[in-house]
Context: one part of a larger RNA
Order: sequence, then structure tokens, then C1' cells
RNA sequence: GGAUGAACGCUAGCGGCAGGCUUAAUACAUGCAAGUCGAACGGUAAGGUCCAGCUUGCUGGAUACACGAGUGGCGAACGGGUGCGUAACGCGUACACAACUUACCUCCAAGAUGAGAAUAACUACUGGAAACGGUAGCUAAUACUCUAUAGUAUUGUAAGAUGGCAUCAUCUAACAAUUAAAGAUCCGUUGCUUGGAGAUAGGUGUGCGUCCCAUUAGCUAGUUGGUAGGGUAAAAGCCUACCAAGGCGACGAUGGGUAGGGGGCGUGAGAGCGUGAUCCCCCACACGGGCACUGAGACACGGGCCCGACUCCUACGGGAGGCAGCAGUAAGGAAUAUUGGUCAAUGGAGGCAACUCUGAACCAGCCAUGCCGCGUGCAGGAAGACGGUCCUCUGGAUUGUAAACUGCUUUUAUAUAGGAAGAAACCCCCUGAUUUAUCGGGGGCUGACGGUACUAUACGAAUAAGCACCGGCUAACUCCGUGCCAGCAGCCGCGGUAAUACGGAGGGUGCAAGCGUUAUCC
Repeated sequence: GGAUGAACGCUAGCGGCAGGCUUAAUACAUGCAAGUCGAACGGUAAGGUCCAGCUUGCUGGAUACACGAGUGGCGAACGGGUGCGUAACGCGUACACAACUUACCUCCAAGAUGAGAAUAACUACUGGAAACGGUAGCUAAUACUCUAUAGUAUUGUAAGAUGGCAUCAUCUAACAAUUAAAGAUCCGUUGCUUGGAGAUAGGUGUGCGUCCCAUUAGCUAGUUGGUAGGGUAAAAGCCUACCAAGGCGACGAUGGGUAGGGGGCGUGAGAGCGUGAUCCCCCACACGGGCACUGAGACACGGGCCCGACUCCUACGGGAGGCAGCAGUAAGGAAUAUUGGUCAAUGGAGGCAACUCUGAACCAGCCAUGCCGCGUGCAGGAAGACGGUCCUCUGGAUUGUAAACUGCUUUUAUAUAGGAAGAAACCCCCUGAUUUAUCGGGGGCUGACGGUACUAUACGAAUAAGCACCGGCUAACUCCGUGCCAGCAGCCGCGGUAAUACGGAGGGUGCAAGCGUUAUCC
């Protein structure tokens, strides 16, 4: 000199863009953050509409309006948060899988036969303070079970050809066994089953790279390898039994400390050094620890079970909970924001769709935290005014064209008026390409931000400057006070009676809505 997720002191007019618990992965009141589908199903708690009865605001019924609770499907494994752990194939990079999986999506081929038994809801009875149940009875399905059919699927038997990378891979043909389905509909479709291919997403293995300590030198028994079996989507001591005695290490094993990794970011001419906030990719975690279930996918932040700590409710028998989601609270700290608005756009889940949900997201609020931009006027004006300060003091120098005064301008502020883009889709109406599908054209509907940005008019210099420093380094000097005192200080060093170094004043220098100080890095 540059830089910062900064803090502190003094000061402060505006806008744009960004950023905002670096500390206690401490504890959390309250609200919200994952639902959706009636075009899978039995149905009807509430509401709407219609009908009937009347006691005139009630009862009963219907409903392809709508829909609480329930069965079922899909989603909840994404999105969002944090950096505890991890020195590791965790990450980065380059390869490999002849050892693997992939719901929804796309394409291709083939198919969907016939039956059945339940169960929730509901009704009745009943236990419990509650959380939550129990027994009996009734019922449906795209829920569940059996059955038919089936091959380029799976398994077994054995054959041929080609190729390779050891086990083998690909192709061809044969026999046997096993395994499938679901309907809904506005009649257009859509959904279902099996197989193949793709796309996407993952899983696994390997080479190389990846902090400090040798005042850590030896470490290791599932340890290293083999055989057999189990297990997984899949190779493997991944697991088990038996056998052998191996395996790693000064090219740093083992142990200890520290730490999420990368793209990047800061600095530097570069080499390098430091760093890993915001944004993107990967990993790990979700009160501490362990475990599996469901599922295409989890060993699952707002799922389950167990142990533990803590908090809460209780009728003392027993129960409930998990903000490292968004706000917010307490605590810690030098220190870090609103218990805001909207689904309008983008994206996600469900749905044929309308639509619903979405603290993702988009916006707004707070903070000079940073970067950038703008303004606080411009021109003229010498009696070089008054006042201040200084001096060699009848006077002069400086503040200083500075002010007054004259003319001009109006960014900004204030007031008034107008007022966006972001919106095009979905959907509805009309219509074209060949017909409903699909695609296209025209019109209509939809804005949280927001009466915001922006524009115009009016008004009047009006609404707007501070902070640090002035001995040298280092740009900027005099007077007074003090007298090794009070004090200053980054280093050298100032102060003991003429202090440009302390304190004040006048003047000056630097930067400027900021300026200094502290901390850290180059």
C1' cells in the first nucleotide's frame, strides 16, 4: 500500500447493487415451513342448490355442486439448514465395472382370463385423567389372495460360432421348470402387466494429489492371503467355519494435534503465501448413541423402535417433545436484522384439468457493513470591511473573493399531477393446418412488489460536512499554558521555564458521507 461477513470512537443528506451469529452443533415460548388426488374406493361430518313436511326455522330426502374423517395412489429420499465429526478414495483429477441399480419420462414389442376371502370407515358395547385403545357386527376398491395364459425374463441341462480381459462376453438354436395384470372415463383418452432400448440419477473399485509433530518408531489376530458357505443391486474378511503366516513401516507406518474438501477469494510483477463468508459442486450431520422397517431410492431434519440427558403434562396408573427450516426468545459475545407480504413471476409436489400446497423463490422492512454513483451550489464581487490570530505594533501580515452585496441555476429535498416494464402461458371464446388428438393465429383473464420506478409542473440557495493529522519517517507552523508535572508515543523518541512532539487557540495538510483506531492476511 491492498484486503475484510468486521468491531469500537466521532460524525452523517440521498440513491443503486450486494452482504448481515465468524461466539454456545447452547436451550427454546408461539406461529408457519409437505402435501395432494372424488377422473382409484366405500361413503356424507360441514356448506351450496333442489324437493317435501310443517311447529316458519327446524326435520327428512336428492344432488356427476362440494367434501371433514377413513381405505388406496403418488410425493414426503427433492427443496431448505449447519460444519459436529472426518487426514479418509472424504474431496479433486484421470480411469475402470466382463461385479451393479435406476420410480416418474421417451421409444419399441407383447399382453390384461376367471374367481375369492377380508378390512378401515360406520354401528353397538366398553377401558382410560389424557395420550390412545379393546370386543362384536356390516361394507368397497387401481388394497389383498388364488387361478389361466406367457417369452429375447429367471433358473437348470447340455451344444455350436465369433471375440476378448483371468473368472468370461456376444450371437444362434433346443428341452424342462417358475413368475403377470386394474380399472377409471366427459368416450377423446388415461391408467395397469411383462420384456428390451434410451435418458437421468446413483453405487463400487483404482493411479496420482491433499496440514502440523520423530521431544510419536515400531504397528497389526479378521490382522494378510486361500478354500467353502452366507450376504448384497453388485466385487470383496463384508460376515462365518477351517487352513496357511502373513500384511504395513524413515518413500514416515502407528500414535497425537488441527481441519469439512473443491471451483474460488485476498495479496503479489510472478513464483508463492494466506484463506474456504456470500454463489455453485461434492461430503457429513439433524438433542447424544444405536437399530432396522417402508420404499425405485433412506438406515430417513419437521417417519418408527430402544437406551441416555434435558424440558413439559398428569387424576401418580401413565404420557408428550426435539428450530444446525423461516421469523422470533433467552444465553454467550466486541458483534450480526422482521414473530412482514405474495404465490404475480421462476421452480417443485399432487391432479386430466380447474386448482391446492410451497418461510423454495420473488419482494418489502432494519443496519454507512461494503462497493459504486449523486449532492451539500455556480458566476461576479476589494472599502482587501468587521471580528479573530500573529508581528519588527502611529503600521503591517493572514483568515480572504472568503463574507456582505448583485446575477444565475434547481440535481436533490418538499408539494401536486400522471404512471410502468416485469404477463406470457395455463384456462375460456373464435379460428386455421387434414378430423376430436397435436401444433399455430386472434381476443379475453391474471402483479405481492406498488401508486413503487419513472415523467411533468411549482417553489426557493433554499433541505444537506465532518473526521484525522501538522518533530522525522510523512503532506502540513505559529502563539499561549504547563515545567521530567500533566501528558504523548507505530518506531526513533518528546516534556526538568523560550516545547513546530503535552493541552488550548489561530492557521494549514489529507481524505470526505465518511474519517480515524483496533484485530487479521498478503
The prediction has a mean pLDDT of 86. Small-subunit ribosomal RNA, 5' domain from Idotea baltica, 522 nucleotides, folded computationally. Taxonomically the source falls in Idotea (Eukaryota, Panarthropoda, Altocrustacea, Valvifera). The RNAcentral record of the full RNA draws on SILVA. Its Rfam family is "Bacterial small subunit ribosomal RNA".